[in-house]
Context: one part of a larger RNA
RNA sequence: UGACGGGGACCCGCACAAGCGGUGGAGCAUGUGGUUUAAUUCGACGCAACGCGAAGAACCUUACCUGGGCUAGAAUGCGGUGGAUAAGUCCUAGAGAUAGGAUGAUCCCCUUACGGGGCUCCUGCCUGCAAGGUGCUGCAUGGCUGUCGUCAGCUCGUGUCGUGAGAUGUUGGGUUAAGUCCCGCAACGAGCGCAACCCUUACCGUGAGUUACCAUCAUUUAGUUGGGGACUCUCGCGGAACUGCCGGUGAUAAACCGGAGGAAGGUGGGGAUGACGUCAAGUCCUCAUGGCCUUUAUGUCCAGGGCUACACACGUGCUACAAUGGCUGGUACAAACCGCUGCGAAGUCGCGAGACGGAGCUAAUCGGAAAAAACCAGUCUCAGUUCGGAUUGGAGUCUGCAACUCGACUCCAUGAAGUUGGAAUCGCUAGUAAUCGCGGAUCAGCACGCCGCGGUGAAUACGUUCCCGGGUCUUGCACA
Numbered sequence: 001u002g003a004c005g006g007g008g009a010c011c012c013g014c015a016c017a018a019g020c021g022g023u024g025g026a027g028c029a030u031g032u033g034g035u036u037u038a039a040u041u042c043g044a045c046g047c048a049a050c051g052c053g054a055a056g057a058a059c060c061u062u063a064c065c066u067g068g069g070c071u072a073g074a075a076u077g078c079g080g081u082g083g084a085u086a087a088g089u090c091c092u093a094g095a096g097a098u099a100g101g102a103u104g105a106u107c108c109c110c111u112u113a114c115g116g117g118g119c120u121c122c123u124g125c126c127u128g129c130a131a132g133g134u135g136c137u138g139c140a141u142g143g144c145u146g147u148c149g150u151c152a153g154c155u156c157g158u159g160u161c162g163u164g165a166g167a168u169g170u171u172g173g174g175u176u177a178a179g180u181c182c183c184g185c186a187a188c189g190a191g192c193g194c195a196a197c198c199c200u201u202a203c204c205g206u207g208a209g210u211u212a213c214c215a216u217c218a219u220u221u222a223g224u225u226g227g228g229g230a231c232u233c234u235c236g237c238g239g240a241a242c243u244g245c246c247g248g249u250g251a252u253a254a255a256c257c258g259g260a261g262g263a264a265g266g267u268g269g270g271g272a273u274g275a276c277g278u279c280a281a282g283u284c285c286u287c288a289u290g291g292c293c294u295u296u297a298u299g300u301c302c303a304g305g306g307c308u309a310c311a312c313a314c315g316u317g318c319u320a321c322a323a324u325g326g327c328u329g330g331u332a333c334a335a336a337c338c339g340c341u342g343c344g345a346a347g348u349c350g351c352g353a354g355a356c357g358g359a360g361c362u363a364a365u366c367g368g369a370a371a372a373a374a375c376c377a378g379u380c381u382c383a384g385u386u387c388g389g390a391u392u393g394g395a396g397u398c399u400g401c402a403a404c405u406c407g408a409c410u411c412c413a414u415g416a417a418g419u420u421g422g423a424a425u426c427g428c429u430a431g432u433a434a435u436c437g438c439g440g441a442u443c444a445g446c447a448c449g450c451c452g453c454g455g456u457g458a459a460u461a462c463g464u465u466c467c468c469g470g471g472u473c474u475u476g477c478a479c480a
Stems, first nucleotide, its partner, number of pairs: 001480002004476002007474007015464002019428005026319008034310002042053002064305007077129002079126005088103006107118004132294002135292003141288002143283003146279001148277001153192006159168003172183003198271004203239007213228002217226002242265001245259005321421001325380006337368003342361002347356003387418001392413007434456007
């Protein structure tokens, strides 16, 4: 100087408390451990691994296993040399890779032609220069990322003090979300952080009105058409909030408390933004890369299988156990987003998944699109039920060469556990929790996951003694 203390003082955080809803019990989904297996590819392991890499394993992916092939190789470029026409289509053998065969419009330039050159493509040889490796080492590395933590800290120059390590500044008195600001002070300044500048949301003005809008005037089944530029909305540009004003407290300071006005009030709400560093944290399987290993194999092509196994254990979710509910019928109100190999309307068929159909739309124009909870009416009457939907049998639909291993969905039948969950444990402070649906990425198909969007919309916070984490000062120290 740090680190540490079941030392002290002060402060903060959904840290506790006060509340609301969960997890832990059930079924299923998903990840992991374990076990099994020819293989069940690999990585991730307290917080900070476990719906994580994976924004989507039937083949492919795929790295694993079994079997069948290849060896300058699956891909690309260059050099030398040789031969052709290519692409495409078809046949045979085979699980396919592959092997053999048939057919095959005939490209461009120069030239009368012969011939030459070029493009493109296939292919043999030389294997010549370059191979390849998701093989090992993240404890050799770059880059990227997590975490402490959006915590308020981390440092430097000069000066001063100290033999020196170092201290001072950065401590102290107040204050703040903040090393934020004020005052004081052997310090005076400065840098990286904080804040602000950026995006979004909330209010107003203004410019512009089409595909959006419709108050006034006509018109219509319908903003449909004429028309309008008011309103809504859209997207540009501005304004607006600064403790600016008033009162009080305070040290006449910084600031704090209350109030006015205001759409908004004290960083208005949300986001992006992550200092010096810590964990030899994670990643050699994104990529890059040192070293090591491999080279008829640890490379590469192919078929099939596996990653989907199942006495069991754990994590994360979904659906429930019901009447604040289930079912039936009717009637409303969103936002954000997506669409040309695409979204696909009306209409018709089917109980339905869906099929036929093909209008319109490169989209404020057309389509996905029905929002759902809510509301109204009816029914069920406390039961393992008209709750709950697992499981299983049958019949189908769709995608796709192909749904056996191993897809999603539909219909009929079946109708399991489950009556609110032990010890323990998690999230959340407001348009939040809870609850309800909608969209997107990935994607042929497949979402209870993820990322977004809006609808309905609470309760509670006395307080900081205690648990956890963090910050500042101080003290002890057998630690470095």
Predicted 3D model of a 480-nucleotide part of an RNA (small-subunit ribosomal RNA, 3' major domain) from an uncultured bacterium. The full RNA is in RNAcentral, with records from ENA and SILVA. Model confidence (mean pLDDT): 82 of 100.